Source information
The RNA shown here (Bacterial RNase P class A) has 408 nucleotides and comes from Desulfobacteraceae bacterium IS3. A source record names the gene rnpB. NCBI's taxonomy places the organism under Bacteria, Pseudomonadati, Desulfobacteria, Desulfobacterales, Desulfobacteraceae. It matches the Rfam family "Bacterial RNase P class A". About the family: Ribonuclease P (RNase P) is a ubiquitous endoribonuclease, found in archaea, bacteria and eukarya as well as chloroplasts and mitochondria. It is annotated as a ribozyme.
C1' cells in the first nucleotide's frame, strides 16, 4: 500500500425554550356523590364542616433499538386435546461439543474457490424403483457408427505381366471398430507397451477411482500406510421417492379475578275490585288509572384489576474449557409497560463527515498529516407478554488481529 476477518464497539454531547404520554405528592382550584350542623313550621333552597371520586394546576421522578424490524426458527407461560400404536403431513440431514431448547452457536472433518489471510457448502442414499437431461450432436443411458480406420463382395477406371495372375484408386453394398476428428454442462477412466485386419481393459505395467480387507492415529467425521479384485458403475433427490431423527393444537385478542345498566332465567313475599303499583311537586285526604310490584340468587356483556416487568437478568472478579459455554463469590436494578400506541420539535455551542478556497509540513511524485474560512450533510428505523437465535436494513466512525506485495 492493497486485502481478509472479529467486536457482548459507537450510533453524537451540553445548554435554553416549548411540548408528549406514565407514576408519586399536595395547607391549591373546580365539579359530582354521600354525610352532618344551622336558618325558614316541613320540603325545596341557602350557608358551614367532613369523607370519597374525577378533572385541572404545581413540584419531583423516570420514558426505545442495535436491529425495537421481518414474524422465519426454538422456548417460557396459558388454555384446549391426549391409554397405547399406526397412517397422513411437516421439518431436519458430515462429526463431536454447548444449550432450557433449536432448523442456533463453538471447535473440527471433507469438497470447492482464492498466491494467501479467508470465504462458501440442506455435505445421507442414484448397483430399491419411477421421472427428467433444452440446444448441439451419430449417440444422453443400454446402447449408439456422422466423418475417419479396417475386412469382404460386386462394378468401373488404371499399372505390371503372357489371356484367367498380381496390384492401385473410386463408388455401392454387407460387416467389424470407440484409437483419431467433431458436438455438448456432461460421451462409458488416463499414459505406455503388447495385441489385432483395424481396434478395444482384450492382456500387462504404472497412475486415478470403486468395492473388500489388514495395520496405525483420532471420542468421532475422517486421516496415513499396506494388500486383493479389471470391478471402471453418466448426471440429477431445495424431482417423486427410500432411510434415519424430531414434531398435538391455539396464542397475552392466551388466561385468571371483580363486576354495572337494560333484557332474559330461578326463588321468596305482597297484590289482581277486600285494589299492589303509578299520576296529580314531599306527607295526609281526595280524584284518576288498573296487574303487576318489591327483594334475593346465579350466568353473561360494558367497564375495571391482573397476567406485566427480579429475569434461562446486568456488571465485576476468580476458576474450568481451544471455544461456544459452565461454575463460585461479590455487587446492582421499584419505574417504558401503553392498550392504537408517548419517548418529540426548534434555537445556540462543541464534536463528526463531505465539498470548495487559502495556507504550513513530509515526499522525486502519486499522496499523506495539520490549520483557518465558507457552504452542505447526519442513516436504518419505532417497544405492545417475555426470553434465546437467525435473517434483513443502516449516514458515518472506532478498536483489535491476520494475509500478500514493496521498501528500510
Nucleotide at each position: 500500500a492493497a486485502a481478509g476477518c472479529a467486536g457482548a464497539c459507537c450510533g453524537a454531547a451540553c445548554g435554553g425554550u416549548c411540548g408528549c404520554g406514565g407514576g408519586a405528592u399536595u395547607a391549591u382550584u373546580u365539579u359530582g356523590u354521600c354525610u352532618u350542623u344551622g336558618c325558614u313550621g316541613u320540603u325545596u333552597g341557602c350557608a358551614g364542616g367532613g369523607a370519597c371520586a374525577a378533572a385541572a394546576a404545581a413540584u419531583c421522578c423516570g420514558g426505545a433499538g442495535g436491529a425495537a424490524a421481518g414474524u422465519c426458527c426454538g422456548a417460557a407461560c396459558a388454555c384446549c386435546g391426549c391409554a397405547g400404536g399406526g397412517c397422513a403431513g411437516g421439518a431436519u440431514g458430515c462429526u463431536c461439543c454447548g444449550u432450557a431448547a433449536c432448523g442456533c452457536g463453538g471447535a473440527g472433518u471433507c469438497g470447492c474457490a482464492g498466491u494467501g489471510a479467508u470465504g462458501c457448502g440442506a455435505a445421507g442414499g442414484a448397483a430399491a424403483g419411477u421421472g427428467c437431461a433444452a440446444c448441439a450432436g451419430a449417440a444422453a443411458a443400454u446402447a449408439u457408427a456422422c466423418c475417419g480406420c479396417c475386412u469382404g463382395u460386386u462394378u468401373u477406371c488404371g499399372g505390371u505381366g503372357a489371356u484367367u495372375a498380381c496390384u492401385g484408386a473410386a463408388a455401392a453394398c454387407a460387416g467389424g471398430u470407440a484409437a483419431g476428428g467433431g458436438u455438448g454442462a456432461a460421451a462409458u477412466g488416463g499414459u505406455g507397451c503388447g495385441g489385432u485386419a483395424a481396434g478395444a481393459g482384450c492382456g500387462c505395467a504404472c497412475c486415478a477411482g470403486u468395492u473388500c480387507u489388514c495395520c496405525g492415529g483420532g471420542u468421532g467425521a475422517c486421516c496415513g500406510g499396506g494388500g486383493a479384485a479389471g470391478c471402471u458403475u453418466u448426471g440429477u433427490a431445495a424431482a417423486c421417492c427410500c432411510c434415519a431423527u424430531c414434531c398435538g393444537g391455539u396464542g397475552c385478542a392466551a388466561g385468571a379475578c371483580c363486576a354495572a345498566a337494560u333484557a332474559g332465567g330461578g326463588g321468596a313475599u305482597c297484590g289482581u275490585c277486600c285494589g299492589a303499583g303509578g299520576g296529580c311537586u314531599g306527607c295526609c285526604c281526595g280524584c284518576c288509572u288498573g296487574a303487576g310490584a318489591u327483594c334475593c340468587c346465579g350466568g353473561g356483556u360494558a367497564g375495571g384489576u391482573u397476567g406485566c416487568a427480579a429475569g434461562a437478568g446486568g456488571c465485576g472478579u476468580c476458576g474450568g474449557g481451544c471455544a461456544a459455554c459452565c461454575g463460585g463469590c461479590g455487587u446492582c436494578c421499584a419505574u417504558a409497560g401503553a392498550g392504537g400506541a408517548a419517548u418529540g420539535a426548534c434555537c445556540g455551542u462543541u464534536g463528526c463527515c463531505c465539498g470548495g478556497c487559502a495556507u504550513g509540513g513530509a515526499g522525486u511524485a502519486a499522496u499523506c498529516c495539520g490549520u483557518g474560512c465558507c457552504g452542505g450533510g447526519a442513516a436504518c428505523a419505532g417497544a405492545a407478554u417475555u426470553c434465546g437465535g437467525c435473517u434483513u436494513a443502516c449516514a458515518g466512525g472506532c478498536u483489535g488481529c491476520u494475509u500478500u506485495g514493496a521498501c528500510c